Description:
A computed fold for an 85-nucleotide RNA from Ilumatobacter fluminis, annotated as transfer RNA. Its Rfam family is "tRNA". Rfam classes the family as a transfer RNA. Model confidence (mean pLDDT): 81 of 100.
RNA sequence: GGAGAGGUGCCCGAGUGGCCGAAGGGACACGCCUCGAAAGCGUGCGACGUGCAAGCGUCCGUGGGUUCAAAUCCCACCCUCUCCG
Numbered sequence: 001g002g003a004g005a006g007g008u009g010c011c012c013g014a015g016u017g018g019c020c021g022a023a024g025g026g027a028c029a030c031g032c033c034u035c036g037a038a039a040g041c042g043u044g045c046g047a048c049g050u051g052c053a054a055g056c057g058u059c060c061g062u063g064g065g066u067u068c069a070a071a072u073c074c075c076a077c078c079c080u081c082u083c084c085g
Stems, first nucleotide, its partner, number of pairs: 001084007010026003018068001028044005046059005061077005
């Protein structure tokens, strides 16, 4: 330099145009249980902006584009892995 695969919440990871802030699992917090733990069960749990709060808005690596509508399609770039030279 060329080709391919991938980047989604704290971690793993599904989702391939609309029903999707986005499954599921883990971690974490609180509660139940227990003499006390573990295990199990229940509830909660992303970030940022704004706001007293409730809430509202934005965010799927970054920036653009297509579309009524994009995590999903297209382009460029960044990063990781594999292969080729």